RNA sequence: UAAUAACUUCAGGGUCGGGUGUAAGUCCCAACCGGCGGUGAGACAUGAAUUUUCAUGGUAAGCCCGCGACCUGCUUUUGCAGCUGAUCUGGUCAAAAUCCAGAGCCGACCGUAAAGUCGGGUAUAAAGAAGUCUAAA
Numbered sequence: 001u002a003a004u005a006a007c008u009u010c011a012g013g014g015u016c017g018g019g020u021g022u023a024a025g026u027c028c029c030a031a032c033c034g035g036c037g038g039u040g041a042g043a044c045a046u047g048a049a050u051u052u053u054c055a056u057g058g059u060a061a062g063c064c065c066g067c068g069a070c071c072u073g074c075u076u077u078u079g080c081a082g083c084u085g086a087u088c089u090g091g092u093c094a095a096a097a098u099c100c101a102g103a104g105c106c107g108a109c110c111g112u113a114a115a116g117u118c119g120g121g122u123a124u125a126a127a128g129a130a131g132u133c134u135a136a137a
Base pairs, nucleotide, nucleotide: 001137006132007131008130009129010128017029018028019027031117032116033107034106035067036066037065038064042059044057045056046055047054048053062105063104071082072081073080074079087103088102089101090100091099109120110119111118
């Protein structure tokens, strides 16, 4: 330096305002939100070089790749398999699915006036993040 084993903690946001109605955070107008890992040309910091270039670091995507939750089947401890939403246009560029501008789109199940946002399963589970300890090699 650190394989491996065990354990601990953490790990999701959102209906302003208005319309209809007996009743709607569910319909209509409008508002608001964006889990985890990867990639990433932006911005930032540091260093080097020395005049804008290189290196390093953490950071940067809801709709690019993958994962989780939910759901279905088997098994019924757990695990396996399946299912699993949504982006274009213009600009810049050597290169854009990520930058800039604009316009769009998406969101399990149960309940209830039809729900991404309310209540519930859920003080759950979990992608994973951080740490403690062990310490092969």
Overview:
FMN riboswitch aptamer (RFN element) from Leuconostoc mesenteroides, 137 nucleotides, folded computationally. It matches the Rfam family "FMN riboswitch aptamer (RFN element)". About the family: The RFN element is a highly conserved domain that is found frequently in the 5'-untranslated regions of prokaryotic mRNAs that encode for flavin mononucleotide (FMN) biosynthesis and transport proteins. Of the family's consensus pairs, 100% are formed in the model.